[in-house]
């Protein structure tokens, strides 16, 4: 150069080949117990789904360009 894959809260990961308000676990905040701390229990906060456009009534998903990893060929 070419080919395949990953990319979604801080961190691991999901979202049944377009449709309700993007979830779970960890972690964090606060509370609730406790002498005080952990655990446990309640409750909250966090995301422009890598980044730019394009298709659609509607896109994390689909199409194009890009960008960083990884694989495999050359």
């Nucleotide at each position: 150069c070419g080919g395949g894959g990953a990319u979604u809260g801080g961190c691991g990961c999901a979202a049944u080949u377009g449709g309700c308000u993007a979830g779970c676990g960890c972690g964090c905040u606060g509370g609730u117990a406790u002498c005080g701390g952990g655990a446990g229990c309640c409750a909250g906060a966090g995301g422009u789904u890598g980044c730019a456009g394009g298709u659609u009534c509607g896109a994390a998903u689909c199409c194009u360009g890009u960008a960083u990893c990884c694989c495999c060929g050359a």

This is a predicted structure of a 74-nucleotide RNA (transfer RNA) from a Candidatus Shapirobacteria bacterium. The source organism's lineage runs through Bacteria, Bacteria candidate phyla and Candidatus Shapironibacteriota. Its Rfam family is "tRNA". The family's RNA type in Rfam is transfer RNA.